[in-house]
Molecule: c-di-GMP-I riboswitch aptamer
Organism: uncultured Anaerolineae bacterium
RNA sequence: AUUCGACAAAGGCAAAGCUGGUGAAAGCCAGCGACGCAAAGCCAUGGGUCUAAAACCAUUCCGGUCAAGACCGCCAGGCCGCCGAA
Numbered sequence: 001a002u003u004c005g006a007c008a009a010a011g012g013c014a015a016a017g018c019u020g021g022u023g024a025a026a027g028c029c030a031g032c033g034a035c036g037c038a039a040a041g042c043c044a045u046g047g048g049u050c051u052a053a054a055a056c057c058a059u060u061c062c063g064g065u066c067a068a069g070a071c072c073g074c075c076a077g078g079c080c081g082c083c084g085a086a
């Protein structure tokens, strides 16, 4: 340095839920909280999933399609990173 990941050490992040805010929604932000996580750090590059305001179609009513919106705690990939048992 690379691989690997311990009943190791020092730490880190924070699910669901509640409160407030924001957004059309999915969701996101802050506080409390802790399900869990060796990258549950960052990136929307490839796939996948979610929502559908506007737009288009249809229409008696209902509705349907669609991402340029979102999810990195869905998978893969890229970049960076603590420690050092086997």
Stems, first nucleotide, its partner, number of pairs: 004084002012037002017032006035073001041079003045076003048071003055065003